[in-house]
RNA sequence: GGGGGUAUAACUCAGCGGUAGAGUGUCACCUUGACGUGGUGCGAGUCAUCAGUUCGAUCCUGAUUAUCCCCA
Numbered sequence: 001g002g003g004g005g006u007a008u009a010a011c012u013c014a015g016c017g018g019u020a021g022a023g024u025g026u027c028a029c030c031u032u033g034a035c036g037u038g039g040u041g042c043g044a045g046u047c048a049u050c051a052g053u054u055c056g057a058u059c060c061u062g063a064u065u066a067u068c069c070c071c072a
Base pairs, nucleotide, nucleotide: 001071002070003069004068005067006066007065010024011023012022013021018055027041028040029039030038048064049063050062051061052060
């Protein structure tokens, strides 16, 4: 320099155009003499950024940024 993958909650990841979700974790409560385990519940998101297409975009298109892989 060329090509490709990935970017969504604190972490690991779903979500193939129509209200953004799960598990783990945090926090609160119940349970215990206490801790742990277990149970219930709340909260936590500019869907990497900027534009475009569309009635409507996490999803489609372009560029950028970060990271990983391959080629030279």
RNAcentral holds the sequence, with entries from ENA.
This is a predicted structure of a 72-nucleotide RNA (transfer RNA) from Diplopterygium glaucum.
The source organism's lineage runs through Eukaryota, Streptophyta, Polypodiidae, Gleicheniaceae and Diplopterygium.
Rfam family: tRNA. Rfam classes the family as a transfer RNA.
A source record names the gene trnV-GAC.